A computed fold for a 494-nucleotide part of an RNA from Zavarzinia sp. CC-PAN008, annotated as large-subunit ribosomal RNA, domain I.
NCBI's taxonomy places the organism under Bacteria, Pseudomonadati, Pseudomonadota, Rhodospirillales, Zavarzinia.
The prediction has a mean pLDDT of 84.
RNAcentral holds the full RNA, with entries from ENA.

[in-house]
Context: one part of a larger RNA
RNA sequence: GGCAUCUGGUGGAUGCCUUGGCGUGCAGAGGCGAUGAAGGACGUAGCACGUUGCGAUAAGGUCCGGGGAGCUGCGAGCGAGCUUUGAUCCGGACAUUUCCGAAUGGGGCAACCCUCCCCGCAAGGGGAAGCGCCAGCUGAAUCCAUAGGCUGGCGCGGCGAACCCGGGGAACUGAAACAUCUCAGUACCUGGAGGAAAGGACAUCAACCGAGACUCCGCUAGUAGUGGCGAGCGAACGCGGACCAGGCCAGUGCCUUGAUCAAGAGAACCAGAACCGUCUGGAAAGUCGGGCCAUAGCGGGUGACAGCCCCGUAUGGGUAGUGCUUGAUCAGGGACUUGAGUAGGGCGGGACACGUGAAAUCCUGCCUGAAAUUGGGGGGACCACCCUCCAAGCCUAAGUACUCCUGCACGACCGAUAGUGAACCAGUACCGUGAGGGAAAGGUGAAAAGCACCCCGACAAGGGGAGUGAAACAGCACCUGAAACCGGAUGCCU
Repeated sequence: GGCAUCUGGUGGAUGCCUUGGCGUGCAGAGGCGAUGAAGGACGUAGCACGUUGCGAUAAGGUCCGGGGAGCUGCGAGCGAGCUUUGAUCCGGACAUUUCCGAAUGGGGCAACCCUCCCCGCAAGGGGAAGCGCCAGCUGAAUCCAUAGGCUGGCGCGGCGAACCCGGGGAACUGAAACAUCUCAGUACCUGGAGGAAAGGACAUCAACCGAGACUCCGCUAGUAGUGGCGAGCGAACGCGGACCAGGCCAGUGCCUUGAUCAAGAGAACCAGAACCGUCUGGAAAGUCGGGCCAUAGCGGGUGACAGCCCCGUAUGGGUAGUGCUUGAUCAGGGACUUGAGUAGGGCGGGACACGUGAAAUCCUGCCUGAAAUUGGGGGGACCACCCUCCAAGCCUAAGUACUCCUGCACGACCGAUAGUGAACCAGUACCGUGAGGGAAAGGUGAAAAGCACCCCGACAAGGGGAGUGAAACAGCACCUGAAACCGGAUGCCU
């Protein structure tokens, strides 16, 4: 030095676990905001760093309800207190709610600076943004008027995950290059609304038979078409389903607000059956023996595996002020009068599955421009016959889409390099001027019983005894503790 066996160190794989995730179903909710939101800054406890809560009334105040013995949130203690005169805690309502933030008196490098007016002795309280609509007052050039100004009332503004409807609107890509085309009216920007939105009551289809608003789904059908007839794009009629609803234009109708009455749902929470002994063991829920309950043998906890130990579960009960939902009655408010610069035409575009095509239909930037029921539109150029419908006014539930959020339940979903980026004080630490990027990190034990005391050592670190414990090779660097890697012992070989 090598090999083998044994025994350690290092390391943190594996197994087991789960407080966290992921997905689905059902139900709810579908908004918050000038009565100042979302989100923050700064404060706030006896001591107070973080976090949680709260706001100068500051881990909280008041009232009502629940509850019934402990409590002063957590990491974490000490001290001082509270509480059966009912605390802590839970539910509901109310009060307080600094400063910034739409931020709104003016300014500003957010959480700061500087004003004016009113009330008040003071402390303090209140008011002062802009835009729109309405009302009143005032009022130029310019006589009347109008513009403008002032005051008052009401509304708006900002935030929010997706879904929805408008206004704008790409490119990569595909076409095996590329320009029409495609990607795609997608991404993205922007306006607006609602719990859904949009659409909607035939100037519709159909085909000589007839149907009968709209929306959504399955077919029709990758069909008919469209297409550098390339790549591709791609209907409708009709059928089957989901749901079903029709109204208004001066009114016995529709929409909406309020009051009264009736019914219903809804909080914390309450009651809630039934087991003992034996053995092993540190511990019984395990073993053995004998019982019991069950509208409850879902689940969780308890020193190992518990229907009957605990929390629960089935089932039954509970409801305050008020708020909510539905209906009825009454009262108030509002919209709307049959649709002309419209239909149609020309030019240029766009939308229709349809790329200008034989291109109907729909929309319209410019120019034009009817008819009046003896009328008008459509039936895919156009004409006739025939059929069908009545545009240029308004409203309309359900079926449909989505899930930031709440509750319950479930999973041939994950189990700490997985599952969310985040099981842990994570959008943190850290990186970046910034937009932005973005981690690692779970497990003693049943219970801290977390090693009093002694010894070595530097009044260390670390270790040896002693003690606790079932176990300390469970000692906080703590379950298990693989391998790489580094030692020690023994044997053999060189």